[in-house]
Molecule: transfer RNA
Organism: Anabaenopsis circularis NIES-21
RNA sequence: GGGAGUGUAGCUCAACUGAAGAGAGCAUCGAGCUUCUAACUCGAAGGUUGUAGGUUUGAGUCCUACCACUCUCGCC
Numbered sequence: 001g002g003g004a005g006u007g008u009a010g011c012u013c014a015a016c017u018g019a020a021g022a023g024a025g026c027a028u029c030g031a032g033c034u035u036c037u038a039a040c041u042c043g044a045a046g047g048u049u050g051u052a053g054g055u056u057u058g059a060g061u062c063c064u065a066c067c068a069c070u071c072u073c074g075c076c
Stems, first nucleotide, its partner, number of pairs: 001073007010026004019057001028044005050066005
């Protein structure tokens, strides 16, 4: 340098053929239970979906460029 893949909550991951409030588990916080803790139950908070544009009535999803990481092929 060529090609492919991944990027969504603090972490690990969903989100179907673009459709209408972006979710789950763990972790965190609060309450209940308990003599206290743990466990368990209930609830809450937490997201510019890597960045910037484009298409569309509508984009996490499609298109383009760039960034980061991984894999692969090649040159010196």